This is a predicted structure of a 400-nucleotide RNA (Bacterial RNase P class A) from an Egibacteraceae bacterium. Its Rfam family is "Bacterial RNase P class A". By type it is a ribozyme. The RNAcentral record of the sequence draws on ENA. The source organism's lineage runs through Bacteria, Actinomycetota, Nitriliruptoria, Egibacterales and Egibacteraceae.
[in-house]
């Protein structure tokens, strides 16, 4: 000095006018408004509204169906789909990231192209002549059948029984060949994100876990380690299993339900009708059972004004313990937004960065400084974000 990887931080600074909103005190008046001084006034993401939860209401939160989340292990937390440590598997040279229940043998389904075949699959080239076949050579033989020939009957012809030989037709059998029709195969080639484990030897027609030897991987047993996930060693079994649960489905654990328009209080206004209901209206998230018990539903008519909730909280800072860590305990300290058509802005000056012109290299001139902005709170996750700081780490090169 170059890539880089993790965590944290800031989010243009200062000062000066005016302007809005709150909250205190003061004054004025036409009594809710005004004026003056004080003093507070957006974010790390206020967002998206995606999970956790505090409240507040439902007749009290109870059973059961249904539905929904979540998902390796310990632990932190009110809680969680978050944090932490740690297991495993997976990407990287590393620092790191990323994943995560049923090792998809409990079952159903599902897989676009290309392939024979996507699953107890599957033959498209292939390889097999051991079996069936088919042809072709030879051997033997058996019938038929030309000839010769012997025997007996015989004057002769001829019958008949028999032996030799044979072109040549048919069966039978052995034998060699040649051919993949029928069969085997599944090593090898080929699709393909994935095609039944790898080398070897033996086998065999050709092969194959088809044995066997050795390695990899499931299992299932057993010691050891560890709270636990799971390591790690030995033994046994030829068991050799393909993806996909963010497809149904299994198992665990968790979940009423509606959400500040919750809900509560005052104050103005108005005009009643009609059906239903104590023989059970209504209600209580979806159903069912329990519960509850006097009002509901439609129509027509009014009024849309203020209060509360609602700003002290799982609150920040600091410091000290406790713990490996998230995180917890104790002190001390601090008041820190509260609109409700919705306040939080705009002008000036000086600085800082970033760009761009001029230029006498000292500066001057114009211009930007992101991504957004509260609405009941908190804890998260996710996304959005100009330019920058700071600690730790990993590599790689230089140099000593």
């Nucleotide at each position: 000095g170059g890539a880089g990887c993790u965590g944290g931080c800031c989010a243009g600074g200062c000062g000066g006018u005016c302007g809005c909103g709150g909250u205190g005190a003061a004054g004025c008046c036409g009594a809710g408004g005004u004026u003056u001084c004080a003093u507070c006034g957006a974010g790390g993401a206020a967002a998206g509204u995606c999970c956790g939860g505090a409240c507040u209401c439902c007749g009290c939160a109870g059973g059961g169906c249904a539905g929904g989340a979540c998902g390796c292990u310990g632990g932190g937390u009110a809680a969680c789909a978050c944090c932490c440590a740690g297991g495993c598997g997976u990407g990287g040279u590393g620092a790191c990231g990323c994943g995560c229940g049923g090792a998809a043998c409990a079952g159903u389904g599902c897989a676009a192209c290309a392939g024979a075949g996507a699953g107890u699959a599957g033959a498209c080239c292939g390889c097999c002549a051991a079996g069936g076949g088919u042809c072709u050579c030879g051997g033997g033989u058996g019938c038929g059948g030309a000839g010769g020939u012997g025997c007996c009957c015989u004057a002769c012809c001829g019958a008949g029984c028999g032996c030799c030989c044979c072109a040549c037709g048919c069966g039978c059998u052995c034998g060699a060949g040649a051919c993949a029709c029928c069969g085997g195969c599944a090593a090898g080639g080929g699709u393909g994100a994935a095609a039944c484990g790898g080398u070897g030897c033996g086998g065999u027609a050709a092969g194959a876990g088809c044995g066997c030897a050795c390695c990899g991987g499931c299992g299932c047993c057993g010691a050891c380690g560890g709270c636990g996930a799971c390591g790690u060693c030995g033994a046994c079994g030829g068991c050799c299993a393909g993806g996909u649960a963010a497809a149904c489905c299994c198992c665990g654990u968790c979940c009423g339900g509606a959400g500040c328009a919750a809900g509560g209080c005052c104050a103005a206004g108005c005009a009643g009708g009609u059906g239903c209901g104590u023989c059970g209206a209504g209600g209580u998230g979806g159903c069912c059972c329990g519960c509850u018990g006097a009002g509901c539903a439609c129509c027509a008519g009014g009024u849309a004004g203020g209060c509360c909730g609602c700003a002290c909280g799982a609150g920040g800072c600091c410091g000290g313990c406790g713990g490996a860590g998230a995180c917890g305990c104790c002190g001390g300290u601090c008041c820190c937004a509260g609109a409700u058509g919705g306040a939080u802005g705009a002008c000036c000056g000086c600085c800082g960065c970033c760009c761009g012109g001029c230029c006498a290299c000292g500066g001057u001139c114009g211009g930007g400084c992101a991504c957004a902005g509260a609405a009941u709170c908190c804890g998260g996750c996710u996304u959005a974000u100009c330019g920058g700081c700071c600690a730790g780490c990993u590599u790689c090169c230089c140099u000593u």